Predicted 3D model of a 342-nucleotide part of an RNA (small-subunit ribosomal RNA, central domain) from Cystoclonium purpureum f. stellatum.
It is recorded under the gene name rns.

Context: one part of a larger RNA
RNA sequence: UUGGGCGUAAAGGAUAUGUAGGUGGAAAAUUAAAUUCUUAUAUAAAACUUAUAUUUUAAUUUUAAGUAAAUAUUUAAAAUUUUUUUCUAGAGUUUAAUAAAAGAUUAUGGAACUUUAAAUGUAACAGUAAAAUGUUUUGAUAUUUAAAAGAACAUCAAAAGCGUAGGCAAUAAUCUGGAUUAAAACUGACAUUGAGGUAUUAAAGUGUGGGUAGCGAAAGGGAUUAGAUACCCCUGUAGUCCACACCCUGAACUAUGAGUGUUUAUUUUUGGAUAUAUUUCAGAAAUGUAGUUAACACGUUAAACACUCCGCCUGGGAACUAUGAUUGCAAAAUUAAAACUC
Numbered sequence: 001u002u003g004g005g006c007g008u009a010a011a012g013g014a015u016a017u018g019u020a021g022g023u024g025g026a027a028a029a030u031u032a033a034a035u036u037c038u039u040a041u042a043u044a045a046a047a048c049u050u051a052u053a054u055u056u057u058a059a060u061u062u063u064a065a066g067u068a069a070a071u072a073u074u075u076a077a078a079a080u081u082u083u084u085u086u087c088u089a090g091a092g093u094u095u096a097a098u099a100a101a102a103g104a105u106u107a108u109g110g111a112a113c114u115u116u117a118a119a120u121g122u123a124a125c126a127g128u129a130a131a132a133u134g135u136u137u138u139g140a141u142a143u144u145u146a147a148a149a150g151a152a153c154a155u156c157a158a159a160a161g162c163g164u165a166g167g168c169a170a171u172a173a174u175c176u177g178g179a180u181u182a183a184a185a186c187u188g189a190c191a192u193u194g195a196g197g198u199a200u201u202a203a204a205g206u207g208u209g210g211g212u213a214g215c216g217a218a219a220g221g222g223a224u225u226a227g228a229u230a231c232c233c234c235u236g237u238a239g240u241c242c243a244c245a246c247c248c249u250g251a252a253c254u255a256u257g258a259g260u261g262u263u264u265a266u267u268u269u270u271g272g273a274u275a276u277a278u279u280u281c282a283g284a285a286a287u288g289u290a291g292u293u294a295a296c297a298c299g300u301u302a303a304a305c306a307c308u309c310c311g312c313c314u315g316g317g318a319a320c321u322a323u324g325a326u327u328g329c330a331a332a333a334u335u336a337a338a339a340c341u342c
Base pairs, nucleotide, nucleotide: 003314004313005312006311007296008295012310014200015199016198017197021193022192023191025087026086027085028084029083032080042071048066049065050064051063053061090190091187092186093185094184095182096181097180098179102176103175104174105173106172107171108170109153114148115147116146117145118144119143120142124135125134161168162167205246206245207244208243209242210241214240215239219235220234221233222232257309258308259307260306261305262304265287266286267285268284269283270282271281272280273279291298292297315342316341317340324335325334326333327332
């Protein structure tokens, strides 16, 4: 490379968008540059296939025919392609409804924690398996009142909902995005996938400026222990929060790429529509038929049956490494070997 694969054995890109490219609906006419098909000719070593000869048979060997690529000519029925016209089943737009923790900004709210001030009040509090460090007669803890500040939003809450993914939960307003359903009207293939590119991307981390209640890497102390750079306890800085700018990783998982069509059933559930029917459309779950699978299991939300396009895999380790290149303030990220070894 071919072949075969990618839920768990190696293998689906973190997600979307979209350029080039690939693939692509129905009808009529048209075209033949490339391409498929048809016909004929020339060249054609070995191999392969069929037959034959030699060999008792076979391998080996001999002969004949056929097969492939390439070039030229011919052919346009079908398929494909070119151009033109038409259509509405794909796709999109408009209209009317519906549901939602979808996003951004601003404002507001109550409970709790902590701190501060005052009052009451007296000897403990805190913590643990047990203790100690720690706090406290300079009046703590506890109870009551007032104030401040920051962060998070109990119940509702659910196998629920929304979002491309990451993710999203107090309340209200403003702005923005998508989805579903129904009925027609309009456009008339405008579709699908998508190398590069671009945008977004949890947590941690970085830069500048704020903020800091609680929690809490590091650090200090107390225990435990043979030791204890830990688990437990008392403190506690970065951080966690906000604004702007970076970083671009993850068990970024459904370990399952996107799109289209086809194929038994039952039960639950969310949002619509309606002839209220054991209906139908779009989601979310459980069991499970056929089928698939090495098995586990999957099973109309496929890992079934097919098609289109992209990404990726090719024994284990060395190696999510070295070197180079690109990116980054840095930390690092992306791309990615070999020797050697089993």

About this RNA: The RNAcentral record of the full RNA draws on ENA and SILVA.